This is a predicted structure of a 469-nucleotide part of an RNA (small-subunit ribosomal RNA, 3' major domain) from an uncultured bacterium. The prediction has a mean pLDDT of 82.
[in-house]
Context: one part of a larger RNA
RNA sequence: UGACGGGGGCCCGCACAAGCGGAGGAACAUGUGGUUUAAUUCGAUGAUACGCGAGGAACCUUACCCGGGCGUCAAAUGCAGAAGAAUAAGGAGGAAACUUUUUAGCCAGCAAUGGCUUCUGUGUAGGUGCUGCAUGGUUGUCGUCAGCUCGUGCCUUGAGGUGUCGGCUUAAGUGCCAUAACGAGCGCAACCCACAUUGUUAGUUACUAACAGGUCAGGCUGAGGACUCUAACAAGACUGCCGUCGUAAGAUCCGAGGAAGGUGUGGAUGACGUCAAAUCAGCACGGCCCUUACGUCCGGGGCGACACACGUGUUACAAUGGGUGGUACAAAGGGCAGCUACUUGGUGACAAGAUGCUAAUCUCCAAAGCCACUCCCAGUUCGGAUCGGAGUCUGCAACUCGACUCCGUGAAGCUGGAUUCGCUAGUAAUCGCGCAUCAGCCAUGGCGCGGUGAAUACGUUCCCGGGCC
Repeated sequence: UGACGGGGGCCCGCACAAGCGGAGGAACAUGUGGUUUAAUUCGAUGAUACGCGAGGAACCUUACCCGGGCGUCAAAUGCAGAAGAAUAAGGAGGAAACUUUUUAGCCAGCAAUGGCUUCUGUGUAGGUGCUGCAUGGUUGUCGUCAGCUCGUGCCUUGAGGUGUCGGCUUAAGUGCCAUAACGAGCGCAACCCACAUUGUUAGUUACUAACAGGUCAGGCUGAGGACUCUAACAAGACUGCCGUCGUAAGAUCCGAGGAAGGUGUGGAUGACGUCAAAUCAGCACGGCCCUUACGUCCGGGGCGACACACGUGUUACAAUGGGUGGUACAAAGGGCAGCUACUUGGUGACAAGAUGCUAAUCUCCAAAGCCACUCCCAGUUCGGAUCGGAGUCUGCAACUCGACUCCGUGAAGCUGGAUUCGCUAGUAAUCGCGCAUCAGCCAUGGCGCGGUGAAUACGUUCCCGGGCC
């Protein structure tokens, strides 16, 4: 100077408390450990690994295993030499890769030669092999916590201190006052984006009040620029005003006005640094190692195994519910090797035909809700695992190992021990919808979108983390 204390003081945070809903018990999905295996590729391991890298493992991916090939190669490239356009079609062997073989075919230029392909020789190659404790870059975390420093001056023999402390205040090292300090920088805040209000401009593919036409109905048509909406610009919120307290900063009020009130709400934004934190497998890169193999191509298998243990989830255990019929209302996105209206067939997944849309034009397109009827507390008309059969679709191919449909089957489970997690408002809870990846999909995951919509916070003694003295 720091760090630490079951030392003290002050303060904050879903940290506790007050509440609501979960996990821990069941079945299944998924990740991990372990075990097994020819292989079950590799990495991530308290918080900060474990629905994580992976925003798509049947082949491919793929790095692993078994087997079959290649030997300058699968791809790229320099030089020298030789042959031939490119290319297309076929035969034989083979699981394929590939090997071998036949036929057709001969570019530009007057030419020298050039371009392209193949072969031979030679030089580079190639490596998801090792080291994240040699590194760059990127990331997690403390933490969106309020801190971390510098110049000059002053103090100290010096390390260093002061400033940055003290009082008040703030979400904040935010500010005010005081002051051997005076200033400044990186952070805080603001500037950026979205949402909430209004105005101006603009009206097509959006809208329809008035007028006219038309329909079973319908902005369907003429028309309109009012309304909604779309999307560009502008206004608006600053403790600005009033009262009270205070030297000030500021605090406070069921205050006024206002769509919004004291950071309006949410996002983006992450200081100096910590953990030799993570990543050599995204990429780059030093060193080391392999070079008829640790390179590379192909067929098949594996990454999907299963006594068990843990994490994260989904579905339930029912009546605030299950079933059947009728009926209403979104937002945000996607669509041409695509989304598909509509019609027909099928119980259905879907199929056949057909139409519109490169989209505010066409289309994907809601569920909980509401109205009836039914079930009557039961392992049930709850629950749907598992298994049998029959199918649909994608794809060269669904045995290992796809999703979906129909019929049958109908397991555990009657609210879960110790313990533990999330959340303070359009939040939790609950309901569906979309997207990326993608032929298809093991998505119950991830990222978004809207619908319905609570309870509680006395307070800071205690647990955890953090800041200042």